Record summary:
The part of an RNA shown here (large-subunit ribosomal RNA, domain IV) has 328 nucleotides and comes from a soil metagenome. Its Rfam family is "Bacterial large subunit ribosomal RNA". The RNAcentral record of the full RNA draws on MGnify.

[in-house]
Context: one part of a larger RNA
Order: sequence, then C1' cells, then structure tokens
RNA sequence: CGGUGUUGAAGGAACUCGGCAACUUGCCCCCGUAACUUCGGGAGAAGGGGGACCUGUUCCUGGGCAACCAGGGGCAGGUGGCACAGACCAGGGGGUGACGACUGUUUACUAAAAACACAGGGCUCUGCGAAGUCGCAAGACGACGUAUAGGGUCUGACGCCUGCCCGGUGCCGGAAGGUUAAGGGGAGAGGUGCAAGCUUCGAACCGAAGCCCCGGUAAACGGCGGCCGUAACUAUAACGGUCCUAAGGUAGCGAAAUUCCUUGUCGGGUAAGUUCCGACCUGCACGAAUGGCGUAACGCUUGCCCCGCUGUCUCCAACACCGACUCA
Repeated sequence: CGGUGUUGAAGGAACUCGGCAACUUGCCCCCGUAACUUCGGGAGAAGGGGGACCUGUUCCUGGGCAACCAGGGGCAGGUGGCACAGACCAGGGGGUGACGACUGUUUACUAAAAACACAGGGCUCUGCGAAGUCGCAAGACGACGUAUAGGGUCUGACGCCUGCCCGGUGCCGGAAGGUUAAGGGGAGAGGUGCAAGCUUCGAACCGAAGCCCCGGUAAACGGCGGCCGUAACUAUAACGGUCCUAAGGUAGCGAAAUUCCUUGUCGGGUAAGUUCCGACCUGCACGAAUGGCGUAACGCUUGCCCCGCUGUCUCCAACACCGACUCA
C1' cells in the first nucleotide's frame, strides 16, 4: 500500500451519473390499516404493543377405574440482566410518473429489457387426395384432424373506441372490347424444273393466360394540403374568398421513450430544480389493430420525491486476518 471483515464522536446523502455499496427492517401473537380497484385485490399496506423466568389461580386436550401422568391456553402477582424472536436464520417503508396488462421467454461467454411470447381481437386462405410445408419422385407432415378445424399475417388482458381517402401498388371480381405467343389459316409472292412437282416466304382472318379496360377492397401496402381577408381597444378569427388533391388528420393525446428552436411559458416541489409532476398548444416531425387514449394488479425495468437508516460523504481512524514489502 492492497484485499476481506469489525467498530466509530458530531452531522446524516452534504457522496455520486445514480443511496452504487453498506446500514436499517427481519420471527410469532394481538391491535390497526389509505387512495384506488377488474371487488379478487391493494395487505405483511402504513403504524403501534407484547414475547424470558418464578409463583398463584383457572380452563382445555389425550391416557388411566382411580390416584395421577403428559401437553396446551387464560388471568393475576413477582424476579434478574445492557439486552428475553438474547446466537444462527430472518421484508426497510411510503408517494407519484413512463413503458409493458399479467405468470413466462431471450442475446450459452459484455444487453433480462419498454425486446419476444401471451390469452383476447381482426383480415385472409383452405370442402379434404384441403390449403400450406419437405421431397426429382414414390411418399411424408398437416392429421388417424375436417371450417367451433388447419395454414398465413397483423394487433396484443380489460375498458372506451378504431374517423376520411380505392388516384398509385397489391389482392378479388368482370361471358364485352383492345393488345397478344405457339398454332390454325392461306390471298399472294419467290427459287427450281419442259412439266407434274418439290421447296421457301407469306397478307386478311381465327388463336389463351397476362396486360390494357370496368368495378370492389384499407384490422391490404399506404396517404390524410396551401395562400389571403374578416368582429366597435388590441389580439384572435366562429365567418368569407381562392388554388390544389384520391382524400386533406375525426375522437383522443400532446415540449411526449416523439419538441429542433428549448433550460418554451405558467404553476408545484427546493434556500437554490437543463431532471420530475400538473397545465398551456406555436404537434420542426402524435394520432387511431406499423392501433389511439385510459387502466386495478404485476416488474432484479426506468424517471422524480419523502421517511427511516447509515463511513457514500464532511474526513478519515483504529483493530483482526490474508497478501505486498524487508531479512533469514
């Protein structure tokens, strides 16, 4: 000097990215427990009190014919210690946000999460030799199942809901029409031959699916405007005009896990708050199953605050053991 422990005056988070680490709490019985809530919960909420031993008294249980033996409880009085759940073992608690409903799952060896999954919801395909998947095939899975089934895909408990756009892309439908391959068809033309012929090219016209075209479809991929003016203070604009679009963002939410300007502004909390909570709305660039907004319970998730408690700190010290170090 380091490691692992033990203890610490006064203060008590001033430490620090952050109470990280450590401390506190801890068991049983009794009392007592809020908001909120899906009425189950939240709850061990929180917060109090008691606990050893001795004596007396009273009751209970089991065994026994009984005397009695064993065990347990209530009440009262007393005794000792620094300390009575005497060691070990053994929850710190509360408030308020974000995200995800939950229990689960995950990066074997840097990530456990707000990621994945999940019950529940929707769309879509599939009538059975099913669709789909593997295989060249035979064949197999699906399934010894049969639409209350199976596959694909999106969303993700529950509550309230899920607006407008089908112009583009996709998908579905469409006995017409357009285009169109091989093929059919052969008007006609060429080569060769004396010729019969052989042979090459070939216009009309007839030819599928597809595409064009006509419709439908957004819990399909996706998309959801600009400028100017206007009210008897000002400001603002319910109102009007105009351009463009397939349609111009409804409800709800909003400086947000999304806000650049930005430490926006106001309020709260602090003596002091780029974080936090509540508002406002000027949404650079929220928004409705790439779901929107809420939500009790839950979480080794994440932000902020408070109580308790402490060597985290002010500010370090001593001790124990093990190293380092010196000597042999």